[in-house]
RNA sequence: CGGAUCGACGGGGAUGGGGUCCCCCGCCAAGUGCCUUCGGGCUGAUGACUCCUGCCGCAUG
Numbered sequence: 001c002g003g004a005u006c007g008a009c010g011g012g013g014a015u016g017g018g019g020u021c022c023c024c025c026g027c028c029a030a031g032u033g034c035c036u037u038c039g040g041g042c043u044g045a046u047g048a049c050u051c052c053u054g055c056c057g058c059a060u061g
Stems, first nucleotide, its partner, number of pairs: 009026005016052006033042003
């Protein structure tokens, strides 16, 4: 000086926050849903499990 392995740290996984786990990326990165006649239309608060909050609809008082 170069390489490999392990670990740490940081960022991300389509709408807010918490816990556990998993995956991707190393800042010129990972990531930023689907359909469309481009006028517009549809689903979901999670990557997975789960809890809180928010939002919508119905019923009852």
Fluoride riboswitch aptamer (crcB RNA motif) from a Xanthobacteraceae bacterium, 61 nucleotides, folded computationally. Its mean pLDDT, the model's own confidence on a scale to 100, is 78. Its Rfam family is "Fluoride riboswitch aptamer (crcB RNA motif)". Its family is annotated with response to fluoride and positive regulation of gene expression in the Gene Ontology.